[in-house]
The RNA shown here (Bacterial RNase P class A) has 390 nucleotides and comes from a Pseudomonadota bacterium. The sequence is in RNAcentral, with records from ENA. Of the family's consensus pairs, 96% are formed in the model. The gene name in the source record is rnpB. Rfam family: Bacterial RNase P class A. Rfam classes the family as a ribozyme. The prediction has a mean pLDDT of 76.
């Protein structure tokens, strides 16, 4: 100086001048509200709603199994997680590192395209071998599976010895098994014996074993509570008929007369659409109660809380002590304009330096940890590999 890895920040700054949404004080008020003054007012993702919680109702006497639905290598963090760290194991890179749904495949059952002879209690296309045979490079019946070809995968791989050819047949490494020892809390590794290779792959395919799991979400959810409309209780009221219901007298027991009561029905009767007629539509009155519906009000900002220092720990994180209070809106506030200035960039200029453009990615709605995706451009901090100088 050049490519590179990993980790953190940052996400225009300043002033003026008009606004907006809440808190706090203080005057004013015709109580709706106004005025003044102070202070606060979007993010690292506020976004996806993916995943764990906190609350809030709803079901539930307690437990367990099934069923479903999820999580999976060990150890710790943590309120919790599928999240974070720290190892293991494998896999890629010269290397900093990076990346893996990584628990069983000797418990079943199932699958393993295409291609190839064969794809799972293996097989023999092309070969090799010896042997018969004859028309002399070809049939035949054997071994044999090293080579060659299919393939994602072909019953261990490499060598060196056997052998007619070969082939764990036999041997050294290595792989893999099983035993033992010996380190680690543990996954798991060193190490020594032994076993001639048996036990292909796929569990993100059912399935098997460990753990975890009740629904539903602030449009939860509580409270106040106008008009209309129905709902219930009381009080009052009746022009006619009818209908239920009481009372009462009567009966040939089937109802008949009479009264009271009563707002269920039809008509009167009163409103309704500017008159009138017909149809149609609404009505007894006054007073309470409870449910709700706009609406308002809690829910709603002190928290698994920010911020600093010291300890503990490799870290994730803990503990201790100061200190500080930091949006809360509901058709939804957090904003616009102008100057100067920082970043980036276009032009012209040897250059100072003038002219212009022009500010990533987005925007809280009940909150708290994570993931995940978005993001111009700027800073820092550890390492790595190369080069070059002194």
């Nucleotide at each position: 100086c050049c490519a590179g890895a990993c980790g953190g920040c940052u996400g225009g700054a300043u002033g003026a001048c008009c606004g907006c949404c809440g808190c706090c004080g203080g005057c004013c008020u015709u109580c709706g509200g106004g005025c003044c003054g102070g202070g606060g007012g979007a993010g690292g993702a506020a976004a996806g709603u993916c995943c764990g919680g906190g609350c809030u109702c709803c079901a539930c006497g307690g437990g367990a199994a099934a069923a479903c639905g999820g999580u999976g290598c060990c150890g710790g963090g943590u309120a919790a997680c599928g999240c974070c760290c720290g190892g293991c194991g494998g896999g890629g890179g010269c290397g900093a590192c990076c990346c893996c749904a990584g628990g069983g495949a000797a418990a079943g059952u199932g699958c393993c395209a295409c291609a190839g002879a064969a794809a799972g209690c293996a097989a023999a296309c092309c070969g090799c071998c010896g042997g018969a045979u004859c028309a002399c490079g070809g049939u035949c019946a054997g071994g044999c599976a090293a080579g060659g070809g299919u393939g994602a995968a072909a019953g261990g791989g490499u060598g060196c010895g056997g052998u007619a050819a070969g082939a764990g047949c036999g041997c050294a490494c290595c792989g893999c098994g099983u035993c033992g020892u010996c380190g680690g809390c543990a996954a798991c590794g060193g190490c020594g014996a032994u076993g001639g290779c048996a036990c292909g792959g796929c569990a993100a395919a059912c399935c098997c074993c460990a753990c975890c799991g009740g629904g539903a979400g602030c449009a939860a959810g509580a409270u106040c509570g106008a008009a209309u409309a129905g709902g219930g209780g009381u009080g009052g009221u009746g022009c006619a008929u009818g209908g239920c219901g009481c009372c009462g007298c009567g009966u040939u027991c089937g109802c008949g007369c009479g009264g009271c009561a009563g707002g269920c029905a039809u008509g009167a009767c009163g409103g309704g659409g500017u008159u009138c007629c017909c149809g149609c539509c609404c009505g007894c009155c006054a007073c309470c109660c409870g449910g709700g519906u706009a609406g308002g009000u809690c829910g709603c900002g002190c928290g698994a809380g920010g911020c600093g220092u010291u300890c503990g720990g490799c870290g994730a994180c803990g503990a201790a002590c100061g200190u500080c209070c930091c949006a809360g809106a509901u058709g939804a506030a957090u904003g616009g304009u102008c100057a100067u200035c920082c970043a980036c960039u276009g032009c012209g200029g040897c250059g100072a330096c003038g002219c212009g453009g022009g500010g990533a990615c987005a925007g809280a709605a009940c909150c708290c940890g994570g993931c995940u995706u978005a993001c111009a451009g700027g800073c820092c901090g550890u390492c790595u590999g190369g080069c070059u100088g002194a």